[in-house]
About this RNA
This is a predicted structure of a 350-nucleotide part of an RNA (small-subunit ribosomal RNA, central domain) from a Clostridiaceae bacterium. NCBI's taxonomy places the organism under Bacteria, Bacillati, Bacillota, Clostridia, Clostridiaceae. Its mean pLDDT, the model's own confidence on a scale to 100, is 87.
Context: one part of a larger RNA
RNA sequence: CUGGGCGUAAAGGGAGUGUAGGCGGCACUUUAAGUUAUAUGUGAAAACCCCGGGCUUAACCCGGGACCUGCAUAUAAAACUGGAGAGCUGGAGUGCGGGAGAGGUAAGCGGAAUUCCUGGUGUAGCGGUGGAAUGCGUAGAUAUCAGGAGGAACACCGGUGGCGAAGGCGGCUUACUGGACCGUAACUGACGCUGAGGCUCGAAAGCGUGGGUAGCAAACAGGAUUAGAUACCCUGGUAGUCCACGCCCUAAACGAUGGAUACUAAACGAAGGGGGUAUUAACUCCCCCUGUGUUGAAGCAAACGCGAUAAGUAUCCCGCCUGGGGAGUACGGCCGCAAGGUUGAAACUC
Numbered sequence: 001c002u003g004g005g006c007g008u009a010a011a012g013g014g015a016g017u018g019u020a021g022g023c024g025g026c027a028c029u030u031u032a033a034g035u036u037a038u039a040u041g042u043g044a045a046a047a048c049c050c051c052g053g054g055c056u057u058a059a060c061c062c063g064g065g066a067c068c069u070g071c072a073u074a075u076a077a078a079a080c081u082g083g084a085g086a087g088c089u090g091g092a093g094u095g096c097g098g099g100a101g102a103g104g105u106a107a108g109c110g111g112a113a114u115u116c117c118u119g120g121u122g123u124a125g126c127g128g129u130g131g132a133a134u135g136c137g138u139a140g141a142u143a144u145c146a147g148g149a150g151g152a153a154c155a156c157c158g159g160u161g162g163c164g165a166a167g168g169c170g171g172c173u174u175a176c177u178g179g180a181c182c183g184u185a186a187c188u189g190a191c192g193c194u195g196a197g198g199c200u201c202g203a204a205a206g207c208g209u210g211g212g213u214a215g216c217a218a219a220c221a222g223g224a225u226u227a228g229a230u231a232c233c234c235u236g237g238u239a240g241u242c243c244a245c246g247c248c249c250u251a252a253a254c255g256a257u258g259g260a261u262a263c264u265a266a267a268c269g270a271a272g273g274g275g276g277u278a279u280u281a282a283c284u285c286c287c288c289c290u291g292u293g294u295u296g297a298a299g300c301a302a303a304c305g306c307g308a309u310a311a312g313u314a315u316c317c318c319g320c321c322u323g324g325g326g327a328g329u330a331c332g333g334c335c336g337c338a339a340g341g342u343u344g345a346a347a348c349u350c
Stems, first nucleotide, its partner, number of pairs: 003322004007304002012318001014201004021194003025088002028085004033081002035077008049065006091191001092188003095184004103177007110154001115149007125136002162169002206247006215241002220236004258317006266295004271290006299306002323350003332343004
C1' cells in the first nucleotide's frame, strides 16, 4: 500500500466549535476537465508469453507474432462526476405563536441540622467499642431550655423524571443569558454533512496568591487489636474540602458503543408539545412530533447480547487497531511554577 476490523477479544479522540480538505438535494441549458469510443504517432533492443527453426538433446541461439497494460495529438459522444448560467423547495436556516426544564452566570434571601460562645435548670458521669482504652467532666461536662456567632450542604417534593456537547446541574427569589421542543408555512433558496491542524470547555485530586474554615478529613499523634499492625476499629487532628483570580488537563472522562443522513414488524411505560372524538367537564379515548426506558420480528453476532436511541441494511467524513512482555517506559520535541501531561520507540525476551 492492499485488506480486515474497533460494546466485552488490540482498537472511538473526554467534549464541542470550526480552518484546509473530502463528500453532497430536485429539475433545465451549456461546457467538455474527469469519463468513454475511434484514429495516428510513440512506447529502443534484449527479456517474459505463443508459433516455428538451428546446434545428436537441453541449456543456448535465430526468425515471426503477441505484449510493452503508458503517454501525446486529432475527431466524436454527453449518461454520470466536475465547471459556468438561470431556476425549484423536500435538506438547512430565518420569521411569527406557544409551553417545559437541577442548562449557565451574578446578587439577595430562608429553614432544619452539626459545632462553638453566653446565660438558666441540674449532678456525676459522658463518650466510644465486639469488648475496652486513649479522650471529655466537680474549674460543673453529658442532658435540657433561652439567646447569639459562623461555615458548609439544601431533607420531604424526587421519579431507570428533567436539562446540558461532554464534564456536569437539585432550597427560594430576582436580573442577565444559551440551547432544545411543539405549532404555523410568511421569508432565504442547498446556504448542507464531516472535519487533519487550530481554538474553547473539561469531575476529583493537585499547584500559585489572597481570604475563609462549622462539619468531614489524607498526613500526623494517641488508644486498642495483633506474633507484628507503619492497617482495618476508637479518640483527636493539619493540609484539603469552601470563595475570588490564575494554573493543571487527567479518569472505568463508560452506553467501555465517533458524527451525519435514509430505510427496516410490533407491544408496553413514563416526560414535553400539538391535533381530533366524546362529554357539563379530557390526566383518562384515538392520532402526530420530540426526547427517554422496557420487551421483542427480521437481520446481525464467537457468544453474551444488539434490535427505529442498532451492535440491522446502506452512503459520506474523522479518529484509532495490527501478538504478549519490555512500556505508555527511554530519548528527543512541545506544554507546565511544580506535580506531571502529550507525542512515543528500540534492544532483549516468550